[in-house]
A computed fold for a 73-nucleotide RNA from a Clostridiales bacterium, annotated as transfer RNA. Rfam family: tRNA. Rfam classes the family as a transfer RNA. RNAcentral holds the sequence, with entries from ENA.
Parts: sequence; C1' cells; structure tokens
RNA sequence: GCUUCCUUAGCUCAGUGGAUAGAGCGUUCGCCUCCGGAGCGAAAGGUCGUAGGUUCGAAUCCUGUAGGAAGCG
Repeated sequence: GCUUCCUUAGCUCAGUGGAUAGAGCGUUCGCCUCCGGAGCGAAAGGUCGUAGGUUCGAAUCCUGUAGGAAGCG
C1' cells in the first nucleotide's frame, strides 16, 4: 500500500429498511434474611465511532473519515 471483517448500555453481544433499540452480566432501590450471599420485583443507563448521502422512513443501504483485528504484498 491492497483486501476483508469489527465499532450498539459500565462489560459481553443480538438486532440486515417500518417506526417506543433489546438480552445476559454488572450498578442502584425494594422484598426476603440475625448479617451477608442466593432468590424475587423494580429502576437508571444508548442521541448505534464520526461526517455526509439515498429513502416517506436508516443501527440496518452508499461514500468519506477515525480506531481495532486478520490476510496479502
């Protein structure tokens, strides 16, 4: 330098055009317990890396760009 893949909640990930973006773990609160843990219930937490474009509608499609991984030279 070229090719491909990844970037979504604090962490690990799902979601491949249809509208309020989800799960598990974690965090906080409550219940339970002599206390803690476990268990049960609830809540908070995201402008989907970033900037544009296409579309009635974009996390999803296209382009630039940033970071990371693999392969080739």

Annotation
Its mean pLDDT, the model's own confidence on a scale to 100, is 80. The organism belongs to Eubacteriales, within Bacteria.